[in-house]
RNA sequence: CCUGACAAAGGCAAACCGUUCGAGAGGACGGGACGCAAAGCUACGGAUCCGCAAGGGAUCGUUUGACUCGGGUUCGCUUGAGUUUCAAACGGUUGCUUCAGGAAAGCCGGGUUGCCGAGG
Repeated sequence: CCUGACAAAGGCAAACCGUUCGAGAGGACGGGACGCAAAGCUACGGAUCCGCAAGGGAUCGUUUGACUCGGGUUCGCUUGAGUUUCAAACGGUUGCUUCAGGAAAGCCGGGUUGCCGAGG
RNA backbone atom coordinates (compact mmCIF):
# COMPACT_ATOMS: atom_id res chain seq x y z
C1' C A 1 0.00 0.00 0.00
C1' C A 2 -3.76 -3.73 -1.01
C1' U A 3 -7.34 -6.21 1.57
C1' G A 4 -11.44 -7.36 5.25
C1' A A 5 -10.60 -12.98 8.87
C1' C A 6 -16.26 -17.69 11.71
C1' A A 7 -9.92 -12.63 15.17
C1' A A 8 -10.02 -9.14 19.39
C1' A A 9 -11.66 -4.51 21.39
C1' G A 10 -15.15 -1.35 20.36
C1' G A 11 -18.66 1.69 17.02
C1' C A 12 -23.15 3.04 14.13
C1' A A 13 -28.46 1.91 13.86
C1' A A 14 -33.31 0.63 8.95
C1' A A 15 -38.45 -0.37 9.63
C1' C A 16 -41.64 0.47 13.65
C1' C A 17 -43.18 2.98 18.50
C1' G A 18 -43.22 7.41 22.02
C1' U A 19 -42.18 12.75 22.89
C1' U A 20 -41.03 17.11 20.32
C1' C A 21 -39.78 20.84 16.16
C1' G A 22 -41.23 22.02 10.94
C1' A A 23 -46.40 24.18 6.13
C1' G A 24 -43.86 19.94 4.08
C1' A A 25 -39.85 16.78 2.44
C1' G A 26 -37.76 15.81 7.02
C1' G A 27 -34.93 16.94 11.94
C1' A A 28 -33.80 16.12 17.46
C1' C A 29 -34.18 12.87 21.79
C1' G A 30 -35.56 7.95 23.92
C1' G A 31 -36.90 2.80 22.87
C1' G A 32 -35.83 -0.85 19.04
C1' A A 33 -32.25 -3.71 15.37
C1' C A 34 -32.83 -4.59 9.25
C1' G A 35 -28.31 -4.03 8.17
C1' C A 36 -23.15 -1.44 7.92
C1' A A 37 -15.51 -1.69 7.45
C1' A A 38 -16.29 4.25 6.72
C1' A A 39 -23.91 3.42 7.83
C1' G A 40 -17.51 9.11 10.07
C1' C A 41 -17.66 14.23 7.75
C1' U A 42 -18.93 17.02 3.19
C1' A A 43 -24.99 18.79 -1.03
C1' C A 44 -19.55 19.11 -5.60
C1' G A 45 -22.10 15.92 -10.08
C1' G A 46 -26.34 12.68 -11.23
C1' A A 47 -30.93 10.67 -9.45
C1' U A 48 -34.91 11.33 -5.63
C1' C A 49 -38.28 14.14 -2.33
C1' C A 50 -40.78 18.96 -0.43
C1' G A 51 -42.43 23.37 -2.09
C1' C A 52 -42.95 29.20 -4.25
C1' A A 53 -43.73 31.00 -9.08
C1' A A 54 -44.52 30.56 -14.40
C1' G A 55 -46.20 27.70 -18.63
C1' G A 56 -49.03 24.34 -21.04
C1' G A 57 -52.46 19.39 -20.38
C1' A A 58 -56.65 16.39 -18.43
C1' U A 59 -61.13 16.68 -15.76
C1' C A 60 -65.28 18.94 -12.93
C1' G A 61 -68.36 23.24 -11.81
C1' U A 62 -70.38 28.27 -12.79
C1' U A 63 -71.38 32.24 -16.21
C1' U A 64 -71.67 34.06 -21.12
C1' G A 65 -71.77 33.04 -26.21
C1' A A 66 -73.08 29.47 -30.01
C1' C A 67 -76.63 25.80 -31.54
C1' U A 68 -81.76 23.29 -31.30
C1' C A 69 -87.08 23.77 -30.20
C1' G A 70 -91.08 27.21 -28.95
C1' G A 71 -93.70 32.23 -27.70
C1' G A 72 -93.95 37.64 -28.67
C1' U A 73 -92.61 41.56 -32.19
C1' U A 74 -92.90 48.11 -34.04
C1' C A 75 -88.98 43.06 -38.01
C1' G A 76 -84.40 46.43 -35.06
C1' C A 77 -85.13 42.67 -31.63
C1' U A 78 -86.90 40.24 -27.24
C1' U A 79 -88.25 36.01 -24.17
C1' G A 80 -88.89 30.55 -22.19
C1' A A 81 -86.84 25.56 -22.28
C1' G A 82 -82.87 22.23 -23.70
C1' U A 83 -77.62 20.85 -25.21
C1' U A 84 -75.14 14.65 -27.34
C1' U A 85 -71.76 18.61 -29.51
C1' C A 86 -68.80 23.65 -29.90
C1' A A 87 -66.19 28.50 -28.03
C1' A A 88 -64.52 31.99 -24.22
C1' A A 89 -63.80 33.72 -19.10
C1' C A 90 -63.41 32.47 -13.96
C1' G A 91 -62.83 28.84 -10.07
C1' G A 92 -61.75 23.65 -7.98
C1' U A 93 -59.01 18.86 -8.40
C1' U A 94 -55.04 16.15 -10.53
C1' G A 95 -50.62 14.99 -12.75
C1' C A 96 -46.40 17.18 -16.52
C1' U A 97 -42.21 20.79 -17.79
C1' U A 98 -38.94 24.79 -16.15
C1' C A 99 -37.38 27.06 -11.74
C1' A A 100 -35.89 30.93 -6.70
C1' G A 101 -35.52 28.13 -2.17
C1' G A 102 -35.27 23.71 0.92
C1' A A 103 -34.58 18.09 2.46
C1' A A 104 -31.64 13.89 2.15
C1' A A 105 -24.58 11.30 3.15
C1' G A 106 -28.41 4.11 4.99
C1' C A 107 -29.49 5.89 -3.73
C1' C A 108 -24.93 6.11 -7.08
C1' G A 109 -20.35 8.71 -7.82
C1' G A 110 -16.61 12.65 -6.18
C1' G A 111 -13.76 15.06 -2.08
C1' U A 112 -11.77 14.46 2.89
C1' U A 113 -10.42 12.15 7.78
C1' G A 114 -9.87 7.58 10.45
C1' C A 115 -9.76 2.19 14.58
C1' C A 116 -7.89 -2.99 14.33
C1' G A 117 -4.64 -6.68 11.86
C1' A A 118 -5.40 -12.80 10.00
C1' G A 119 -3.73 -12.62 4.91
C1' G A 120 -1.07 -10.60 0.20